[in-house]
RNA sequence: GCCCCCUUAGCGCAGUGGAUAGCGCAAAUGCCUUCUAAGCAUUAGGUCGCAGGUUCGAAUCCUGCAGGGGGUA
Numbered sequence: 001g002c003c004c005c006c007u008u009a010g011c012g013c014a015g016u017g018g019a020u021a022g023c024g025c026a027a028a029u030g031c032c033u034u035c036u037a038a039g040c041a042u043u044a045g046g047u048c049g050c051a052g053g054u055u056c057g058a059a060u061c062c063u064g065c066a067g068g069g070g071g072u073a
Stems, first nucleotide, its partner, number of pairs: 001072007010025004018056001027043005049065005
């Protein structure tokens, strides 16, 4: 240089064209407990890497860029 994959909550991930973007862990609050842990309940947290395009409608499709990983010489 060329090819392929990944980028969504603090962390790990799901979501492959339509609904309010979700799950687990973590966090906060409450219950329980003499206290802590565990357990139970509730809550908060997201410009879906960035910029454009297609579409009535984009996290999702297309293009470019950025970051990470792998392959090839």